[in-house]
Predicted 3D model of an 86-nucleotide RNA (transfer RNA) from an uncultured Clostridia bacterium.
Rfam family: tRNA. The family's RNA type in Rfam is transfer RNA.
The sequence was found in a public genome assembly.
RNA sequence: GCCGAAGUGGCGGAAUAGGCAGACGCAAAGGACUUAAAAUCCUUCGGGCAGCAAUGCCUGUGCGGGUUCAAGUCCCGCCUUCGGCA
Repeated sequence: GCCGAAGUGGCGGAAUAGGCAGACGCAAAGGACUUAAAAUCCUUCGGGCAGCAAUGCCUGUGCGGGUUCAAGUCCCGCCUUCGGCA
């Protein structure tokens, strides 16, 4: 240099002939139980804004563009990692 694969919350990892993004698990936080703890159970858990709160709105799939009513998914360029060829 050429070819191919991959990149999704703090971590692993789902979602594919485009149709509610974050399932499920781990970690973390709060609560219950306990003399106390472990275990177990319940709830919460990307970011921002508004609100006392409940909640609502906006944004978010490596980065930047494009197609489309609609993109993690399709197209183009780039970056990173891995594999192959030279």